Predicted 3D model of a 75-nucleotide RNA (transfer RNA) from a Candidatus Dojkabacteria bacterium. The RNAcentral record of the sequence draws on ENA. Its Rfam family is "tRNA". It is annotated as a transfer RNA. The coordinates come from a structure-prediction model, not an experiment, and the mean pLDDT is 82.

RNA sequence: GCACCUGUAGCUCAAUUUGGAUAGAGCAACGCACUCCUAACGCGUAGAUUGCAGGUUCGAUUCCCGCCAGGUGCG
Numbered sequence: 001g002c003a004c005c006u007g008u009a010g011c012u013c014a015a016u017u018u019g020g021a022u023a024g025a026g027c028a029a030c031g032c033a034c035u036c037c038u039a040a041c042g043c044g045u046a047g048a049u050u051g052c053a054g055g056u057u058c059g060a061u062u063c064c065c066g067c068c069a070g071g072u073g074c075g
Stems, first nucleotide, its partner, number of pairs: 001074007010027004020058001029045004051067002054064002
C1' cells in the first nucleotide's frame, strides 16, 4: 500500500438476512423484599442520540461515500 472482518449500555453480545416506526438480553450498578447480618434467590428502576461526519429515503443500527480505531491475510 491492497483486500476482508469488527466497532451498539460500565462489560459481553443480539437485532443488519427483506430498511418499518418505544434498539433488546445477560452480567454489573441502584432501590425494595427475604435474612440476626452478609451472600445467593425474587421483584423493580435507571443506563445507548448504534465509532465520527455526510448522502439516499416518508423512515437508516441496517443501504451508499469519506474518515478514525482494532484485528486478520497478501505484498